Model confidence (mean pLDDT): 82 of 100. This is a predicted structure of a 113-nucleotide RNA (FMN riboswitch aptamer (RFN element)). Its Rfam family is "FMN riboswitch aptamer (RFN element)". Rfam's curators write: The RFN element is a highly conserved domain that is found frequently in the 5'-untranslated regions of prokaryotic mRNAs that encode for flavin mononucleotide (FMN) biosynthesis and transport proteins. It was read from a public genome assembly, where an Rfam model found it. Of the family's consensus pairs, 100% are formed in the model.
[in-house]
C1' cells in the first nucleotide's frame, strides 16, 4: 500500500426587509438553500439516495461566450428547478420525524499479496 470479511460512528441546508390583504415566512418585489458517487472541482451531465406506488415501476429544471489537452462541473453573463399532509396557493413555516431508511464517508479489527 492493495485486497477479504466484520464492527462502531457520522451522513440535508434554507424567506432578511418591504408590498397587498380580515388573514400569507404560502400570493408580489426581494432575499436565501442545494444529499451521496463519477467525471476538470456539477442543484440542472452519467449514476444514486431520499419520495411515491400492492408491484412493474414512477420521480425536477441550462443554456451562451471565454480559456484549456480536456469543463452543460471553472469564469463572465443570461435562465430554471424543487415529495407528501396542513395552513391565504409553501424548495425555505408546522407536521408525520428525537422516526424508518440510505446514496456513501471515516476509524478500528481481521484474510491474503
Nucleotide at each position: 500500500u492493495a485486497u477479504u470479511a466484520g464492527u462502531u460512528u457520522c451522513a440535508g441546508g434554507g424567506c432578511a426587509g418591504g408590498g397587498u390583504g380580515c388573514a400569507a415566512u404560502u400570493c408580489c418585489c426581494g432575499a436565501u438553500c442545494g444529499a451521496c458517487g463519477g467525471u476538470a472541482a456539477a442543484c440542472c451531465c452519467c449514476g444514486u439516495g431520499a419520495g411515491c406506488g400492492a408491484a412493474a415501476g414512477c420521480u425536477g429544471a441550462u443554456c451562451u461566450a471565454g480559456u484549456g489537452a480536456a469543463a452543460u462541473u471553472c469564469u463572465a453573463g443570461a435562465g430554471g428547478c424543487g415529495a407528501c399532509a396542513g395552513u391565504a396557493u409553501a424548495g425555505u413555516c408546522u407536521g408525520g420525524a428525537u422516526g424508518a431508511a440510505g446514496a456513501g464517508a471515516a476509524a478500528c479489527u481481521u484474510u491474503u499479496a